[in-house]
Predicted 3D model of a 74-nucleotide RNA (transfer RNA) from an Acidobacteriota bacterium. The organism belongs to Acidobacteriota, within Bacteria. The sequence is in RNAcentral, with records from ENA and MGnify. Rfam family: tRNA. By type it is a transfer RNA.
RNA sequence: GGGCGAGUAGCUCAGUUCGGUAGAGCACCUGUCUGAUACGCAGGUGGUCGUUGGUUCAAAUCCAACCUUGCCCA
Numbered sequence: 001g002g003g004c005g006a007g008u009a010g011c012u013c014a015g016u017u018c019g020g021u022a023g024a025g026c027a028c029c030u031g032u033c034u035g036a037u038a039c040g041c042a043g044g045u046g047g048u049c050g051u052u053g054g055u056u057c058a059a060a061u062c063c064a065a066c067c068u069u070g071c072c073c074a
Stems, first nucleotide, its partner, number of pairs: 001073007010026004020057001028044005050066005
């Protein structure tokens, strides 16, 4: 230098098929339970969807450039 993939909650990831309210598990907080803790049960907080721009009534999703990162080729 070229090719392919990844970036979404504190962590691990889904959601892209077909653009239409951003989700799950773990963790955290509160309540319940217990002599107390843990487990269990119920509820809750937490997101500029890597950045910028574009298309659209509407973008995590489509388009372009860029950033970070993994693998391969040279």